[in-house]
RNA sequence: AUCCGAUAAAGGCAAACCCGGCGAAAGCCGGAGACGCAAAGCUAUGGGUCUAAAGUUGUGAAACAACCAUGACCGCCAAGCCGCCGAA
Numbered sequence: 001a002u003c004c005g006a007u008a009a010a011g012g013c014a015a016a017c018c019c020g021g022c023g024a025a026a027g028c029c030g031g032a033g034a035c036g037c038a039a040a041g042c043u044a045u046g047g048g049u050c051u052a053a054a055g056u057u058g059u060g061a062a063a064c065a066a067c068c069a070u071g072a073c074c075g076c077c078a079a080g081c082c083g084c085c086g087a088a
Stems, first nucleotide, its partner, number of pairs: 004086002012037002018031005035075001041081003045078003048073003055067004
């Protein structure tokens, strides 16, 4: 240094539920709270998943439905970048 990962030490993150806000929604932000996490740090690059506002189509129109990411998820899996500690 790499791999690896303790019933070690220091420090860290925070699922669900609830409250407030943003958003069409998925979801996000803040508070509160801990199910878990050794990358649960960062990047939507590949796959995957969620949503379907606008748009298109079904109609002449409305309602409704279908399709659709340009929206979202890194706490789904890979990949890339960066990083704390050090027993076996």
The RNA shown here (c-di-GMP-I riboswitch aptamer) has 88 nucleotides and comes from an Anaerolineales bacterium. It was read from a public genome assembly, where an Rfam model found it. Taxonomically the source falls in Anaerolineales (Bacteria, Bacillati, Chloroflexota, Anaerolineae).